This is a predicted structure of a 714-nucleotide part of an RNA (large-subunit ribosomal RNA, domain II) from Candidatus Diapherotrites archaeon LH_S9. Taxonomically the source falls in Candidatus Iainarchaeota (Archaea, Nanobdellati). It matches the Rfam family "Archaeal large subunit ribosomal RNA". Its family is annotated with structural constituent of ribosome and ribosome in the Gene Ontology. A reference for the family is Yusupov et al. (2001), "Crystal structure of the ribosome at 5.5 A resolution", Science.
Context: one part of a larger RNA
RNA sequence: UGCAGGGAGUUAGCACCUAUGGUGAGGCGAAAGCCAUAGGGAAACCAAUAACCCGCAGCGUCUUUGACGUAAGGGGUGAAGUCUGAAAGGGCUUUUAAUCAUAGGUGUUAUACCGGAAGCCCGGCGAUCUAUGCGUGGACUAGGUGAAGUCGGUCAUCAGAUCGAUGGAGGCCUUAAGAGUUGCUGAGUUACAAGUCGCUCUCGUGAUCUGCGUAUAGGGGUGAAAGUCCAAUCGAGCUGGGCAAUAGCCGGUUCCUUCUGAGACAUCCCGAAGGAUGACCUUACCCGAGGUAGACAAAGGGGUAGAGCAACUGAUUAGGAGAUUCAGAGAAGAGAUUCUCGAACUCCUUGCCAAACUCCGAACCCUUUGCCACCGUAGAAGGUAGGAGUCGGGGUACCGGGGUAACCUUGGUAUCCGAAAGGGGAACAACCCAAACUUAGGUUAAGGUCCCUAAGUGUUGGCUAAGUGUUAAAGGGUGAAAGGCGUCUGCCGCCAAAGACAGUGGGGAGGUAUGCUUAGAAGCAGCAAACCUUCAAAAAGUGCGUAACAGCUUACCCACCGAGGUAGCAGGCCCUGAAAAUGGACGGGACUAAGCCAACCACCGAUACCUAAGAAUUUUUCGUUAGCGCGAAGAAAUUAGUAAGAAGGCGUCCAGUAAGGGUAGAAGCUGGGUUUUAAGAUCCAGUGGACUUUUCUGGAAUGAAAAUCCUGCA
Repeated sequence: UGCAGGGAGUUAGCACCUAUGGUGAGGCGAAAGCCAUAGGGAAACCAAUAACCCGCAGCGUCUUUGACGUAAGGGGUGAAGUCUGAAAGGGCUUUUAAUCAUAGGUGUUAUACCGGAAGCCCGGCGAUCUAUGCGUGGACUAGGUGAAGUCGGUCAUCAGAUCGAUGGAGGCCUUAAGAGUUGCUGAGUUACAAGUCGCUCUCGUGAUCUGCGUAUAGGGGUGAAAGUCCAAUCGAGCUGGGCAAUAGCCGGUUCCUUCUGAGACAUCCCGAAGGAUGACCUUACCCGAGGUAGACAAAGGGGUAGAGCAACUGAUUAGGAGAUUCAGAGAAGAGAUUCUCGAACUCCUUGCCAAACUCCGAACCCUUUGCCACCGUAGAAGGUAGGAGUCGGGGUACCGGGGUAACCUUGGUAUCCGAAAGGGGAACAACCCAAACUUAGGUUAAGGUCCCUAAGUGUUGGCUAAGUGUUAAAGGGUGAAAGGCGUCUGCCGCCAAAGACAGUGGGGAGGUAUGCUUAGAAGCAGCAAACCUUCAAAAAGUGCGUAACAGCUUACCCACCGAGGUAGCAGGCCCUGAAAAUGGACGGGACUAAGCCAACCACCGAUACCUAAGAAUUUUUCGUUAGCGCGAAGAAAUUAGUAAGAAGGCGUCCAGUAAGGGUAGAAGCUGGGUUUUAAGAUCCAGUGGACUUUUCUGGAAUGAAAAUCCUGCA
């Protein structure tokens, strides 16, 4: 790893509900007795519907799509019992149905669907490992260093000092044995080894190392203390038991089909991984006529978006005027005071802001009424009872709060995913289209039609030259402010055959070097002024230039030329701005359209829609039946689905029952055929060699692919 076998809602008591059956104001039990027939009250104690109204079904009558009468069940009013209360009022109960058994569902107590702790307690076993103590033994090379003491010399009055020998101390030094284990963060790392190997390193006469014996035991020992060690186990050893401890946590939980189908919210909880109650789901029953998501109209309500603010509150730009008052600053003055700026207030013009501003004010929402629409007697809405699951949610659009922001967080409305497949979006839970019973044929949606790839190298008119682009938008990047004599278009001016614009040729003068200033100032440092003349025209000068002149040039004018020129504003496409880590992405190829804008015609394209056949579910009518049910005919609709509820079936084993098969070959196994929506059923052949099947019932240790499942085999 594979295969086979095993493997998980069981059993008992009690309680509630449903179905079926028995009896019934009683039921059951052998009986005691239990439940029911009366409740209220803590108790003492007291003690209950012969009323009225509405009205479904049914029945009857009639003038029969209906009306009327009656009206079981049903609904309502009133009344009654009791408790409380001064009372008013309020709580519970009353116009009678139970009980026993069986089956099913649920709760609860028990192991209680199965598996899984770490732990807690009790009794035992351990100091052959290791820690420490004790008893008794054993071991320690060769060097180095040279303490005290001693002897001698010298000095000294003494005490003593000094020198030289001798001596051989030390938890002294370098090392062998022995003990340890610092670094290489070396080797090894399914190892030689669950701690080893190599080099290096530390101690090595001592608080040294070591053999044997012996002592201390689990909340205890031992500990030069690290929670270290106590047999590869230690922040409480190992082992048996309590024990199937408990687990709001994790994993698993076995055949089929049919119907319906959630929640991730609210409240409470030492509550937040859980539970309870409600909301939401489901099933059965009761009842009997209305219900509602929609459209339109009318009448009311509202203060958002927007807008506005000399309409308030507050905020706020620039300027002006004003009688008055004076925060503040400056100046003058000895001072009083005066002047200038300024502030407050009022008015005028102007600009601007607000969730907690509003003189205004939509779309829209809500309420009521009317009238349509839709659903509903094939039973809606409502009620009662049984069973749940759920209480980690998420995406998108719009409207908000928080945050610089976030695949961020927290709300509202709608919708989708969750629990929804199919087509499109390259791929992609929630984006677009669209809700899958089965089969066949057709038509479209979104989106597409050069090739990959089904369908146009479609038509018309523009734009783009940047491979811009080939992206509906988003995840998964966007492409800003600011710029562009890139290019296209529109609008509005001005000039122009009495000749524009550009270019070329020529002129561009005189008073005068205007006055002042200045060393100088002559068109051209600066200040003031800006006249007159001749002209086709020419500035008291546009820019260079000179120390100042000179010189060049412009405005302006003429000629040549011959048709549009030129300023501004706006729009489209394009360009710059433009930066990320392996080489690289329009899905790719590739494309100048196969790009972008506008318009049109075809076609492709889904489980959508249409058509045909079939299946199932709900249901009506008729027939039949004591009844359940069964059969036939018909109509309308429905048939995605997790948690979950409900219903009906298939198969296995055993028992009863009735009927069969089998040595002329049972079960089982292998291969094949047929068949049911399915679980499955059935037939044939081979193998096999003795049991086995079906009907109707009953009973279960009744269905495996998963649990790091268990056992076995390979």